RNA sequence: AGAGUUUGAUCCUGGCUCAGAACGAACGCUGGCGGCGUGCCUAACACAUGCAAGUCGAACGAGAAAGUUUCCUUCGGGGAACUGGUAAAGUGGCGCAAGGGUGAGUAACACGUGAAUAAUCUGCCUACGAAUUCGGGAUAACUCGACGAAAGUUGUGCUAAUACCGGAUAAGACCACACUUCUUAUGGAGCGUGGCCAAAGGAGCCUCAAGCUCCGUUUGUAGAUGAGUUCGCGGACCAUUAGCUUGUUGGCGGGAUAACAGCCCACCAAGGCGACGAUGGUUAGCCGGCCUGAGAGGGUGAUCGGCCACACUGGAACUGAGACACGGUCCAGACUCCUACGGGAGGCAGCAGUGGGGAAUAUUGCGCAAUGGGCGAAAGCCUGACGCAGCAACGCCGUGUGAGGGAUGAAGGCUUUUGAGUCGUAAACCUCUGUCAGAUGGGAAGAAUUAUGACGGUACCAUCAGAGGAAGCCCCGGCUAACUCCGUGCCAGCAGCCGCGGUAAUACGGAGGGGGCAAGCGUUGUUCGGAAUUAUUGGGCGUAAAGAGUAUGUAGGCGGCCGGGUAAGUCAGGCGUGCAAGCCCACGGCUCAACCGUGGAAUUGCGUCUGAAACUAUUCGGCUUGAGUGCAGGAGAGGAAAGCGGAAUUCCCAGUGUAGCGGUGAAAUGCAUUGAUAUUGGGAAGAACACCGGUGGCGAAGGCGGCCUUCUGGUCUGUUACUGACGCUGAGAUACGAAAGCCAGGGGAGCAAAGGGGAUUAGAUACCCCCGUAGUCCUGGCCGUAAACGAUGGGCACUAGGUGCGGGAGGUAUCGAUCCCUUCCGUGUCGCAGCUAACGCAUUAAGUGCCCCGCCUGGGGAGUACGGUCGCAAGGCUGAAACUCAAAGGAAUUGACGGGGGCCCGCACAAGCGGUGGAGCAUGUGGUUUAAUUCGACGCAACGCGAAGAACCUUACCCGGGCUUGAAGUGCGAGUGACCAUCGGUGAAAGCCGACUUCCGCAAGGACACUCGUAGAGGUGCUGCAUGGCUGUCGUCAGCUCGUGUCGUGAGAUGUUGGGUUAAGUCCCGCAACGAGCGCAACCCUUGUUUGCUGUUGCCAUCAGUUCGGCUGGGCACUCUGCGAAGACUGCCGGUGAUAAACCGGAGGAAGGUGGGGAUGACGUCAAGUCAGCAUGGCCUUUAUGUCUGGGGCUACACACGUGCUACAAUGGCCGGUACAGAGCGCUGCAAACCCGCGAGGGUAAGCCAAUCGCACAAAGCCGGUCUCAGUUCGGAUUGCAGGCUGCAACUCGCCUGCAUGAAGCCGGAAUCGCUAGUAAUCGCGGAUCAGCACGCCGCGGUGAAUACGUUCCCGGGCCUUGUACACACCGCCCGUCACAUCACGAAAGCUGGCUGUACUAGAAGUCGCCGAGCUAACCUGCAAGGGAAGCAAGCGCCUAAGGUGUGGUUGGUGAUUGGGGUGAAGUCGUAACAAGGUAGCUGUAGGAGAACCUGUGGCUG
Repeated sequence: AGAGUUUGAUCCUGGCUCAGAACGAACGCUGGCGGCGUGCCUAACACAUGCAAGUCGAACGAGAAAGUUUCCUUCGGGGAACUGGUAAAGUGGCGCAAGGGUGAGUAACACGUGAAUAAUCUGCCUACGAAUUCGGGAUAACUCGACGAAAGUUGUGCUAAUACCGGAUAAGACCACACUUCUUAUGGAGCGUGGCCAAAGGAGCCUCAAGCUCCGUUUGUAGAUGAGUUCGCGGACCAUUAGCUUGUUGGCGGGAUAACAGCCCACCAAGGCGACGAUGGUUAGCCGGCCUGAGAGGGUGAUCGGCCACACUGGAACUGAGACACGGUCCAGACUCCUACGGGAGGCAGCAGUGGGGAAUAUUGCGCAAUGGGCGAAAGCCUGACGCAGCAACGCCGUGUGAGGGAUGAAGGCUUUUGAGUCGUAAACCUCUGUCAGAUGGGAAGAAUUAUGACGGUACCAUCAGAGGAAGCCCCGGCUAACUCCGUGCCAGCAGCCGCGGUAAUACGGAGGGGGCAAGCGUUGUUCGGAAUUAUUGGGCGUAAAGAGUAUGUAGGCGGCCGGGUAAGUCAGGCGUGCAAGCCCACGGCUCAACCGUGGAAUUGCGUCUGAAACUAUUCGGCUUGAGUGCAGGAGAGGAAAGCGGAAUUCCCAGUGUAGCGGUGAAAUGCAUUGAUAUUGGGAAGAACACCGGUGGCGAAGGCGGCCUUCUGGUCUGUUACUGACGCUGAGAUACGAAAGCCAGGGGAGCAAAGGGGAUUAGAUACCCCCGUAGUCCUGGCCGUAAACGAUGGGCACUAGGUGCGGGAGGUAUCGAUCCCUUCCGUGUCGCAGCUAACGCAUUAAGUGCCCCGCCUGGGGAGUACGGUCGCAAGGCUGAAACUCAAAGGAAUUGACGGGGGCCCGCACAAGCGGUGGAGCAUGUGGUUUAAUUCGACGCAACGCGAAGAACCUUACCCGGGCUUGAAGUGCGAGUGACCAUCGGUGAAAGCCGACUUCCGCAAGGACACUCGUAGAGGUGCUGCAUGGCUGUCGUCAGCUCGUGUCGUGAGAUGUUGGGUUAAGUCCCGCAACGAGCGCAACCCUUGUUUGCUGUUGCCAUCAGUUCGGCUGGGCACUCUGCGAAGACUGCCGGUGAUAAACCGGAGGAAGGUGGGGAUGACGUCAAGUCAGCAUGGCCUUUAUGUCUGGGGCUACACACGUGCUACAAUGGCCGGUACAGAGCGCUGCAAACCCGCGAGGGUAAGCCAAUCGCACAAAGCCGGUCUCAGUUCGGAUUGCAGGCUGCAACUCGCCUGCAUGAAGCCGGAAUCGCUAGUAAUCGCGGAUCAGCACGCCGCGGUGAAUACGUUCCCGGGCCUUGUACACACCGCCCGUCACAUCACGAAAGCUGGCUGUACUAGAAGUCGCCGAGCUAACCUGCAAGGGAAGCAAGCGCCUAAGGUGUGGUUGGUGAUUGGGGUGAAGUCGUAACAAGGUAGCUGUAGGAGAACCUGUGGCUG
């Protein structure tokens, strides 16, 4: 520090996900030791049991028992002393308000921080003063009674005090008044006068008092500590909570309090709080800190420390220095327990522990030895605070599980190309060491402080033995370090994201190996980070999400120039504070570390003092440039009202006039002989204003268009007279705001949602046509939305220009400015810098800056639901969540596609000729059938295809019979001596059984063959979607690429585009390209012309012979053969053209513009075809899926299709005669001639290994004859009979011949194929395969046409361009209803909880007040009785908790039914959108419709 994921690829936007760190954790697997920490996050749920707060005899009275000793004794016991002034209980004092726990409540002065207290209190403690005097009356304990189950209560009698009460004294405090002084305000300090206020003793020394000392007590002053109260500032969410408040806000007086104060009360006033967020709701203890982060921040508030709150729930006070009190009291409530039923007791959120809840959190331990606390003079007692131990890998830290040597690279595992590689120096083995654990012995510090150590016989030390007791977990497709085999076969499973798995899975499971961490490792959860993904640091808003429809303007924010003052902000320095702990640094202590100690730094904050004065602020004074005003002019569809005008449409009347009009792609509905349309004249009505008219003008936007008048807003130019910052923006607010729509009243010509009809169509709720109502128009009032768009908020300033238009002003020249120059305002276009993801923007910014406002934060759900608000309604504004996806998106690129465009080509169409589709037959295929009808090929590019030839064989299929190392091949081991051939038996054959039966070598052994065994053979079994090779196709189309350079962030582009031209990316020119490669062309073969050579088997012009046949001699001239050569190159001429390339025409030439034909097939596409031609990975099979064999099948047959043959006839059939090829083939072969047969053929046989012989007569043609339009003398299918040939064998199932038979068919529907010249058409000939079998295939020649105007259309293709939501690429993508399943949500009659307001009722305990006839020791009075004062009980009143009743608010749960939404593998209906998507799309609104949608109206261009 980044990475993965949207695409065919790219850049961007944007979300999701990962790598890091952390944790009071939990879960899974595993687990040696130690140190230091940590450990109910859930039920503030309920609690058994024990312990957690007592202490003081030196405040006081009283005072045992048991026991010991001793004395007495009647032997029952009693007394004394000790124990002991002890235990227990009581009065009294202090403590119990600390310590410890928890986080329910609390959004608050609760907390943090800083102040204030001149508005306060403070026990114990410290320092300094003073005093401690004289009296009095009770009471508990105790005794004796009473009641009660108990808890407990009560009466009588006695007694003490540091308990209680009265008097004296009064330095001083307190209260009142006066004065002085100081000060932040009611006040502080000082002084004077008056009033008022106190006490208690105990112990020791000494003892006769007295005195002294210590501890107390009282009263002061001051301190320290702690606490109360107040204030500034700070830190949660929701505005779908906007108004709240009556003790409320303030005043006066009083009361209460330690103290200010509506804290409380009476009266008076009507205030107080709130958009800087009151009130309400939800959530939450706050902080130091902790985690994370570079930081700023974000999250958090366990342990430790500070504060607060609480103590079963609610209320209340008492005591006290302090409480409204965790282990106190009273009352109410819920719960638990005891009970004799009358009544009582209790509160673990103290430490342990139990149940419960939960994913989950420990011992009913030891000790007061240390630290600290309470009491005490002290000894001491108490202390679950605390110190320790126990449990738990919960965390952090340390440490071990050994070290060195050791190659036969052991065994074994795994892999393997079978060679080996790897685990691996790893092990074994050898030599060592001794940490931890273990045993034995010693043994602390911690104690200050004489004593005293829970921890603890612990830490630590020494000795001993012995490698022994001590390694797992996760991962290995990318991110992300780490790879192979087997199993599985979209199954089982994995998964953080992308995604793996459908037979070769590095992704599932196992194994081997490897990587990472390590007593742990993973998973889950949570937080921060990465995330600049809420952006202060540090983001954006033309098209990705995002500028409000527009303006005015309130609060607020921001604001020109000069000078003076102030000092709030700001800056500097000082002081106080910012506790400790923590973080950081240094040093130190535990062997190190974790941990701990000491010191420092830091604590970015707050307060205060002093200073500075640039900037902001504030105040005072001034200025004119911002802004505004005046004056002089200007342009304009700016707005409102009233009036006027002509053209057109429709309607009405009349005339002329006659049969149609109208409408469409074509029609029909419709109108018209009752006279339409057309035309002329007249009239009526409403609406809109042609031309001018223009990226012209005006307006804030919406918007505004005939002419004239009136009223009126804004704006521009010039001038520089006036004001003197008066400005900019603008949350709320207000006004305006197209169209549609709504309400009321008018109006209504045309147009036209809805509606009706006609067409189209599979349907057509549409597009098209004919009608047509709301509406469109006017007046008044609503609505408040649009693609209200420049998809671009407003203002100011700055930053190259060119050019056009509109409105002004000035200058120059001129007789004259509309023309030339300058300048201001507005409006377009091109373009530099710059910006931008790109497109693009570019002085009218999307550039560079400042100010203010609005808005955005993944897609869907959804602009939906609920709530609120506005509206008559339609609906608008505000505006979520659950759930779901790993994307959605922008710009640009390359392709592909388009019922987009341009250019061009092709038998592509057209123009022609002939076919197919109809018939019969042949052949292939589908289907069906079958035991099997083997398999493959399936649009073009499968279907006379693999197959250049299935009777057996072939043969792969079926039935049957056999064999099992096999039919063929190789290696090894063992055994045998046979095997083959022949013969016999059996059998359909194969085979089986039997007979016969070796060779070389002296031997060992070998050869050969067989048997057995073992490696392994074999497989036309599967996978062409694992492959090689080969092939088809686009397409013989003209394309496909590369290097370097250049352009672009990039994918890519350029080159290869453009202008011409060509069959061609062929060539020329131009050009940021220059070159090159594979293709094209040429080189190759063949054919067409000439020529050189050759001259047999070919040829014969001349000569001779002749049986008349080049037959012979002869010849090589010609034909021909074969090998060479020449020739054609737009070379020449003319024209056109850019003078080029080239094209057109011509000459010459056998041939002319690639002369004809062939071979030749670029990069690639189709997972095209082939595992059955061959090869081959993997899988499967092994007495069978192998192999041998007989027979059958591949030849079936209601049917459908493809390819052909033969025909339907007279351009013909038949008969007779007669002419002319080329290219091939031939020895298991071609076969002449002759004979036989009607013929197929047979017999016999010459020749020929072939320019020699043969196949071999070419046929159409030509000549003559016949047939005469008919199912025929056409046509030949089918069938019968008789034959021939091949072959082991023609039944299934061959070909041919003869005779006989003589079917369909009279030119073929929709549709469709081939062909552009020696071509089509037509005619025959040959060959391969092959025993035989050809209408197929491959070749050959003969005869030999027609047509092409042309490129609009169909098909295919090439180039350029355009659009795209396609990229598996239009056979693409994709929308909505319906049906089914499932999920979450909304509504809903209601039902049921929580919280809360309000009214009334009720009124416990208690404080306070009133009263107090009952009761009362202290004081007063009195001789006494009594009275007084003071007080108590009871009663009453105010306040008030729980409870009750009624009525609201709010928030949950649930709810028959219902609504839409999401998701789901191949369901149904259509085709809405993406291309002009086949009616351009989208949009606000309105209506309609199964559905996507359609239509109207206005708007936008995306």

A computed fold for a 1502-nucleotide RNA from uncultured Nitrospina sp., annotated as small-subunit ribosomal RNA. Its Rfam family is "Bacterial small subunit ribosomal RNA". Lineage of the source: Bacteria > Pseudomonadati > Nitrospinia > Nitrospinales > Nitrospina.